[in-house]
């Protein structure tokens, strides 16, 4: 927050009249009194507390919306009529007397009413056996002539009010239709339960309730049962359709701590009533008692979160009253809160030195940016001042009038007039004054999606909506500078439409992506051929009624405009009446044959069902004959077998399968059906008769249904499980040897396959071709048939059309129409739980929680394959000779170490960068120095540079100290050079080749790699580039939707073989002189070789053959050479984040008295060991020794060095020639011939030590290189495994160079001598190219994946166990209450 009213007995407080009384100012005061008035606490009665406010917990219908209906009630209000006569007893407060902390209660006595109860009257009203009977009521109060009075009133009149009624109005009860969420993993449910008959009961119909009869009701068009859940006008949201929601406002329903009931009433089972019961809270003196904000404020908890314990009843409403009025947290209105809408402001202009900081920057600038500052207006809104509304006209009061009435009285109604009334609130509004004054923020910049740079970070912080970003150059972190968006707002979170045609009614879809049931019968259900007639459910067009106000749309007012308020007006697309039209759909009816059936012949067929009968093989028994293995595989064992196997002959036995016909053939709904022959059966097919729409589809629902599996019994020739043997790293497998369940047959279950065409079923349309299977008909025909024409199945091939695309394409995956099933990202999962079902295994139905940003189809290109095809490489094989076993030299790992600098790590690092580390190099280490520097450029100033000599010292660096004063000149000063001094920078072999240029290596000198312009495809692509052939070759021809065209190949280039012309010294020496002991030595000469310009020559040209009259190929001829003669050079698009920052070059970082710069000395040369590359060997085709021949090709002035002299030798010592076709290095060697060695650790080998010496350098210890004695390791041809080469090539022999002071007989580059074997061939290793395949890879097989266990228990599961919600059914116990029974 619900009071109110004097109708009633009265007076407790207030105030006043009237009376006593006292005072004294003598007209006031004071004091008693006083129900007599105003009023009025309590209480009697009346209405009203059932509105108005709240709040959605229950509730899926007793609710709601929306149309109906008929058996009712309705205070106040409104209308009509009548009517309000006369009595009686109580009782409340109150008064006294108690009980109890209190709530509150007991008994006695006295009194009233509009309380309460008879009587009389009864218009009506209910009952009725139609005689009749039953039933009311209250006054009070303004006024008032006469009359009567007990003096107060009776009367009488208004007014209010009471009673009976009549019709309205509102309001309320009731009843039916429609329509209102999920879940079938909820399929049956129902006993007063359907309904009658007959009673109670209520205002009223009703199993609402009761006695009886009967045995009904709902229900797959979802009964029942979970669960969730206030309905509705409306709101959001969409283009609709829809989909979401039910705050504010209206409407209705339910609710009022939980729960039960009832009383009063017109109305309530009552939010601020009442009785119980439970919980919960308060007071108690412990007996007892008191309460229910989901009114409005508050407060506390909970939360992410949601206000003032405000002001008036001014207005509009509500309840009471005649009325004033009273009351009102309803209601108006203030406060909070950017929650949302709407509207405003925060200033304008001008105004380049483009100020200044900021910020980038290529260093010149740009950009903040007309932005500020400067000047020069405005003044909204704020501030201060003044001014100043509408909401307020009724009630009331007065005048006029009208009716009422005896009345000018009261009252009621209209009219003029006054006066009062404002919470908001001095609010909205107007006026002035000074002043730009008082007044911007937030998110975003990678893409989506507007807007970009620096720093700092460095897979860290840390961003994110979805991709993703971040590992030293981040527009994507964080910060600045800059920009874009929106703006008093801006981001984020949560929802919910919509983009989503992503649940598809409008508006998907099912062959491979997710989806046609394994398959047929059939029930509902739905849909159903022609013509005709009626009908008038559908439909169609129209009238009526209603669809509440708001709201949404529209047109109009009204607040400065909008938001908002408000007039009208559309709509409310819906429901119900009711006319009418009749094409289509549906219903009756009547006909019709084209859908469908039925009947009546042949024909085909592995169609079923049932019982018989065959023949060939496998095993097996017997029984001859024989004898030593068989059987078995990639190879072998296991097994059989001298107890006679295997082999072969005959005999009998048995169980299962049916070769050959065999066919993209043929029946059958599907799964499926294959000797033969009887016999019952089902469907196809023609062709004429009948029937007359019977028909398609089919949710449940019945039946069939391979193989595996159960069960009971029978049979038993082959073979999971299982043993054994291979096999292998393993082998729970491929292979072998036995063998058991099964397989087979006979009853009964099971019911699922990649039960496939991954394509459900029927019907109708819509070019064609080409096999084929069964009928049939034409046409020939004595018969075997060429062909043609429709029909029924079958397969191939394409037109349009479809299709993502692959393909489908009259057997549709094309146009259509009809039911039916099934899908709605991957996993989880065809799984759990519960159901039905099975004998069981299982199957049928079939989900969540959770996790992922996918998973999936088709195609394209590439890559790889222990796919196919075709080709190539010294790949492989065929040789040949090495390597890997020794020793050595080297290079790398790895130890080690002060340092052993770095770099290189399959092929494509490892005798590599290093074509040459003692010092230098040298980067590395250890001591000693230097710090603007050893080098460069600028700046000041000085001094020419130079240079002797000495000390000291490891040296650098240092100190003294003598010589000496140029050059050119315009006379200022310059140019080089020096040493100082300060700053800019030097310097780095410091890090990063995954930041980069240059370069290189490899695939690979492999034959590829691409473009244009066309065409083909939605498109990635494709085509060309492929095909047929042919090459060393994408070389070339020939073909072809290609048609040219580039890089590469080749050819041009060098160089070799041959000839020719020209030239002829230093080369060369035939002929022609000449001379020497020899020699082109000489004269000469240009033939010959042989140098070097220039040429010629090979081009498959020329014959034959093959081939396609091509392109080639073979073979021959010629010819120095023959098919690119033979070697070089030259390496395509790309690959490998290949190498390289230490060869340069650079971008970032990093170091600056050092990570830089001198300089001595030590390291790169270390050594238990591992790898790679060489050399020498191991020896008779050799070693040694003496003799005797042949080369290219290079190199030389700090150089090569002849001769001659010493020395065993390495080498010294002297010198001639050469700047080289002139001399010199330079007597090549392996080869021939003589001679020894005879098979040994050797007269093989040659290391390692020792000793003696040469030699280069300042220097040879660490650590050079040769030389001469002397020692004399290991090694007698090397395992697994691996390397090089196809012709002047392996092989073997030397010679030379480049680096170099010196250092390589091993290394690298040349170079000649001497000089072979083999190649069947391309299966198979390795590497490459091209078609084509299949692909779950695409950093592309060194790729992708799949499970296991180790580990912990954070989740999530079980877990000894413990709590608890809901519900069902039986059953105890039972409160107030209501009803009936007794009894008082």
């Nucleotide at each position: 927050c619900a009071g109110u009213c004097g109708a009633c007995g009265g007076c407790a407080g207030c105030a006043c009249a009237g009376a006593c009384g006292a005072g004294c100012u003598u007209g006031c005061u004071c004091c008693u009194u006083g129900g007599g008035u105003g009023g009025c606490g309590a209480g009697u009665g009346g209405g009203g507390g059932a509105c108005g406010g709240g709040u959605g917990g229950g509730g899926a219908a007793u609710a709601c919306a929306u149309c109906g209906g008929a058996a009712u009630c309705u205070a106040c209000u409104c209308u009509g009529u009548c009517g309000u006569g006369g009595g009686g007893g109580a009782u409340g407060c109150g008064a006294a007397a108690g009980g109890g902390u209190a709530a509150c209660u007991u008994a006695c006595g006295c009194u009233a009413a509009u309380a309460c109860c008879g009587c009389c009257u009864a218009c009506c009203a209910c009952c009725u056996a139609c005689g009749g009977g039953u039933g009311a009521a209250a006054g009070c109060a303004c006024g008032g002539g006469a009359u009567c009075u007990u003096c107060u009133g009776a009367c009488c009149u208004u007014g209010c009010g009471c009673g009976a009624u009549u019709g309205a109005a509102u309001g309320a009860g009731c009843c039916g239709a429609u329509g209102u969420c999920g879940g079938a993993u909820u399929a049956u449910c129902u006993a007063g339960u359907u309904g009658g008959c007959g009673g109670g009961g209520u205002a009223a119909a009703g199993g609402c309730c009761c006695a009886c009869c009967a045995a009904g009701g709902c229900g797959a068009c979802g009964a029942u049962c979970c669960g969730u859940a206030u309905c509705u006008g409306g709101u959001c949201u969409g283009a609709g359709a829809g989909g979401a929601u039910g705050a504010u406002c209206a409407g209705c329903c339910a609710c009022a701590c939980u729960g039960a009931a009832a009383c009063u009433g017109a109305g309530a089972c009552a939010c601020g009533a009442c009785u119980c019961a439970u919980a919960c809270u308060c007071c108690u003196a412990c007996g007892g008692g008191a309460g229910g904000c989901a009114g409005c404020a508050a407060u506390g908890g909970g939360g992410a979160a949601u206000a003032u314990u405000g002001g008036a009843c001014a207005a509009a409403g509500a309840c009471c009253g005649c009325a004033a009025g009273c009351c009102u947290g309803a209601u108006c209105c203030a406060c909070c809160c950017a929650u949302a809408c709407c509207g405003c402001g925060a200033g304008g202009a001008u105004g380049a030195a483009g100020a200044a900081c900021g910020c980038c920057u290529u260093c010149g600038g740009g950009u903040u940016g007309u932005a500020a500052a400067g000047c020069c207006c405005u003044u909204u809104u704020g501030u201060u001042g003044g001014g100043a509304a509408a909401g307020a006209a009724a009630u009331c009061c007065a005048u006029c009038u009208g009716g009422c009435u005896a009345a000018u009285a009261c009252c009621c109604g209209g009219u003029u007039g006054g006066g009062a009334u404002g919470a908001c609130g001095g609010u909205a509004c107007c006026c002035a004054a000074a002043g730009a004054a008082u007044a911007a923020g937030c998110u975003c910049c990678g893409g989506c999606u507007a807007a970009c740079u620096u720093c700092g970070u460095g897979c860290c912080c840390g961003c994110a909506g979805c991709c993703g970003c971040g590992g030293u150059a981040a527009u994507a972190c964080u910060a600045a500078g800059g920009g874009u968006g929106c703006a008093a707002g801006c981001g984020u979170u949560a929802c919910u439409c919509g983009g989503a045609a992503u649940u598809a009614c409008u508006g998907g879809g099912c062959g491979u992506a997710g989806a046609g049931c394994g398959u047929g019968c059939g029930u509902a259900u739905g849909u159903g051929a022609u013509c005709g007639u009626u009908u008038a459910a559908u439909u169609c067009c129209g009238u009526u009624g209603u669809g509440a106000a708001a709201a949404c749309c529209u047109u109009g007012g009204g607040c400065u405009c909008a938001a908002c308020c408000u007039g009208g007006g559309a709509a409310c697309u819906g429901c119900a009446c009711u006319g009418c039209a009749u094409a289509c759909u549906g219903g009756g009816c009547g006909a019709c044959u084209a859908u469908a059936g039925u009947g009546u012949g042949g024909u085909a067929g592995a169609g079923g069902g049932u019982a018989g009968c065959g023949g060939a093989a496998u095993u097996c028994c017997u029984g001859g004959u024989g004898u030593a293995a068989c059987a078995g595989u990639g190879a072998a064992a296991u097994g059989c077998u001298u107890a006679g196997a295997g082999a072969u002959c005959a005999c009998a036995a048995c169980g299962a399968a049916c070769a050959u016909c065999c066919a993209u053939g043929g029946c059958g709904a599907a799964u499926c059906c294959u000797g033969c022959u009887a016999c019952c059966u089902g469907g196809a097919u023609g062709a004429c008769a009948c029937u007359g729409a019977c028909a398609c589809u089919g949710a449940g629902g019945c039946a069939c249904g391979a193989a595996a599996g159960c069960g009971u019994g029978a049979a038993c020739a082959g073979g999971a499980u299982u043993a054994g043997g291979a096999u292998u790293a393993u082998a729970u497998a491929c292979c072998c040897u036995g063998g058991u369940a099964g397989u087979c047959c006979a009853c009964g279950c099971c019911c699922u396959a990649a039960a496939c065409g991954a394509u459900g079923c029927g019907a109708a349309c819509u070019g064609g071709a080409u096999g084929u299977u069964g009928g049939g008909u034409g046409c020939a025909a004595u018969u075997u048939g060429c062909c043609a024409c429709g029909c029924a199945g079958u397969a191939u091939u394409g037109a349009a059309g479809c299709u993502a695309a692959c393909g489908c394409g009259u057997u549709a995956a094309g146009u259509u129409g009809a039911a039916c099933g099934c899908c709605u990202g991957g996993g989880g999962a065809g799984u759990a739980c519960g159901g039905u079902u099975g004998c069981a295994a299982g199957a049928c139905u079939g989900a969540a929680a959770u996790u992922c940003a996918a998973a999936g189809g088709a195609a394209u290109u590439g890559g790889a394959g222990g796919g196919g095809g075709c080709c190539c490489g010294c790949a492989c094989a065929a040789g040949c000779g090495c390597a890997a076993g020794a020793g050595u030299a080297u290079g790398u790992g790895g130890u080690u170490u002060a340092a052993u600098u770095c770099g290189a790590u399959u092929c494509c690092a490892c005798g590599c960068g290093a074509a040459g580390a003692a010092c230098c190099u040298u980067a590395c280490c250890u001591g000693g120095c230097c710090u603007u520097g050893a080098c460069a450029u600028g700046u000041c100033g000085a001094g020419a540079u130079c240079u002797u000599u000495c000390c000291a010292u490891a040296g650098a660096a240092g100190g003294a100290u003598g010589g000496g004063u140029g050059c050119a000149u315009u006379u200022g000063g310059g140019a080089a050079c020096u040493a100082g001094a300060a700053c800019a920078c030097a310097g780095g072999u410091g890090c990063u080749c995954c930041a980069u240029g240059g370069c290189u290596g490899u695939c690979g000198u492999c034959a590829g790699c691409u473009c244009g312009u066309g065409u083909c495809g939605u498109g990635a692509g494709a085509u060309g580039u492929u095909g047929g052939g042919u090459u060393a070759a994408g070389u070339c021809c020939c073909g072809c939707a290609a048609c040219g065209a580039g890089c590469c190949c080749a050819a041009c280039c060098c160089u070799u073989c041959u000839c020719c012309c020209u030239a002829g010294u230093u080369c060369c020496c035939a002929g022609c002189a000449u001379g020497u002991a020899a020699u082109g030595g000489u004269g000469g000469g240009a033939c010959c070789u042989u140098u070097a310009a220039g040429g010629a020559g090979g081009c498959c040209g020329c014959c034959g053959g093959u081939g396609g009259c091509a392109a080639a190929c073979c073979g021959g001829a010629g010819g120095a050479a023959g098919g690119u003669g033979g070697g070089g050079a030259a390496g395509g698009c790309g690959u490998c984040a290949a190498g390289u920052c230490a060869u340069c070059c650079u971008g970032g970082c990093c170091c600056u008295u050092u990570c830089g710069g001198c300089c001595a000395g030590g390291g790169c040369u270390a050594c238990a060991c591992a790898c790679g590359u060489u050399c020498u060997a191991c020896a008779a085709u050799g070693g040694u020794a003496g003799g005797g021949a042949c080369a290219g090709a290079g190199g030389g002035g700090u150089g090569c060095a002849a001769g001659c002299c010493g020395g065993c030798g390495a080498c010294g010592g002297u010198a001639a020639g050469c700047c080289a076709a002139u001399c010199c290095c330079a007597g090549a060697a392996a080869c021939c011939c003589u001679a020894u060695u005879u098979c040994a650790g050797u007269c093989c080998g040659g290391a390692u030590u020792g000793g003696a010496g040469u030699u280069u350098g300042c220097a040879a210890c660490u650590u050079g290189a040769c030389u001469c004695c002397a020692u004399g390791a290991a090694g007698u041809c090397g395992g697994a495994a691996u390397c090089g080469c196809u012709a002047g090539u392996a092989a073997u022999c030397g010679c030379a160079g480049a680096u170099c002071a010196g250092c390589a007989u091993u290394g690298c580059u040349g170079c000649g001598g001497u000089g072979a074997a083999u190649a069947c061939g391309u299966u198979c290793c390795c590497g490459g190219g091209c078609c084509u395949u299949g692909u779950a890879c695409a950093c592309a097989c060194c790729g992708c994946c799949c499970g296991u266990c180790a580990c912990a228990c954070c989740a999530u599961g079980g877990g000894a166990g413990u709590u608890u919600g809901u519900u069902g059914c039986a059953c105890c116990a039972g409160a107030a209450g209501c009803a009936g029974g007794u009894a008082g």
This is a predicted structure of a 1384-nucleotide RNA (small-subunit ribosomal RNA) from Pseudomonas sp. YJARG-1. It matches the Rfam family "Bacterial small subunit ribosomal RNA". Its family is annotated with ribosome and structural constituent of ribosome in the Gene Ontology. The RNAcentral record of the sequence draws on ENA.